The RNA shown here (SAM riboswitch aptamer (S box leader)) has 109 nucleotides and comes from a Cyclobacteriaceae bacterium. The organism belongs to Cyclobacteriaceae, within Bacteria. The sequence was found by an Rfam model in a public genome assembly. The coordinates come from a structure-prediction model, not an experiment, and the mean pLDDT is 79.
[in-house]
RNA sequence: UACUUAUCAAGAAAGGCAGAGGGAAUGGCCCUGUGAAGCCUUGGCAACCGAAUGAUCUAAAUAAUCAAGGUGCCAAAUCCAGCCCCGACAUGUCGGGGAAAGAUGAGUU
Repeated sequence: UACUUAUCAAGAAAGGCAGAGGGAAUGGCCCUGUGAAGCCUUGGCAACCGAAUGAUCUAAAUAAUCAAGGUGCCAAAUCCAGCCCCGACAUGUCGGGGAAAGAUGAGUU
């Protein structure tokens, strides 16, 4: 870099440095000098891997509980939409479903 697969409506922030951007991209809508990105420290969430010579449970496996370790994450549904289908009102909105794209994990290349 690419492929396969699972998940994506829940959850979780303070301090320091720094100083204008950020939310992937386009449009919208937001966040931001009451301090963006980035870096550091500490803390937390979650349960994908894991589960330790683990613990509970079981005949065993699965499921559940747990969370040391590896990732990930800690504004807004993946912030919303775009493409396709269905419905309602009336020609652009609203609601629902699916796809595409993306993110993360695991595996492979």